Annotation
This is a predicted structure of a 73-nucleotide RNA (transfer RNA) from a Candidatus Omnitrophota bacterium. The prediction has a mean pLDDT of 80.
RNA sequence: GCCGAGGUAGCUCAGUCGGUAGAGCGAGGGACUGAAAAUCCCUGCGUCAGGGGUUCGAUUCCCUUCCUCGGCA
Numbered sequence: 001g002c003c004g005a006g007g008u009a010g011c012u013c014a015g016u017c018g019g020u021a022g023a024g025c026g027a028g029g030g031a032c033u034g035a036a037a038a039u040c041c042c043u044g045c046g047u048c049a050g051g052g053g054u055u056c057g058a059u060u061c062c063c064u065u066c067c068u069c070g071g072c073a
Base pairs, nucleotide, nucleotide: 001072002071003070004069005068006067007066010025011024012023013022019056026045027043028042029041030040031039049065050064051063052062053061
């Protein structure tokens, strides 16, 4: 340099025919306890990597930039 896969919550990842973003773990708050642990209840804790375009509407489609991994040179 070319090709391919990927970038979504603190972490690991779901999320296809475009319609208000989710799970597990973790975290915070509460209940229980003399106090803890365990258990139970509550809270998503997010500029969907950045920018632009199409659209009434974009995580999703198109263009571009950045980053990670793999293959070929």